[in-house]
Molecule: Glycine riboswitch aptamer
Organism: soil metagenome
RNA sequence: CUGCGGGAGAGACCCUGGCUGGCGCCGGGGCGCCGAAGGCGCAACAUGCCCGGAAACGCUCAGGCUAAAGGACCGUGG
Numbered sequence: 001c002u003g004c005g006g007g008a009g010a011g012a013c014c015c016u017g018g019c020u021g022g023c024g025c026c027g028g029g030g031c032g033c034c035g036a037a038g039g040c041g042c043a044a045c046a047u048g049c050c051c052g053g054a055a056a057c058g059c060u061c062a063g064g065c066u067a068a069a070g071g072a073c074c075g076u077g078g
Base pairs, nucleotide, nucleotide: 001078002077003076004075005074006073011031013030014029015028016027017026018025019024032065033064034063038061039059040058041057045052
């Protein structure tokens, strides 16, 4: 790096437009929330100074809040 398996959290919320006979689907807006893709921030330490400096901690830009997909991390094969 890759195959396979496992893998949490949070409104199937409200309003609205389009399609449809309807179920439903797609888009836009609103408020509320989640943190385990990614991103950003910090301690000890180190240094004359600057720069350095971790995360499963914090922030939530991104992402996510039915399912699907994704998913840090774990197991296992190459």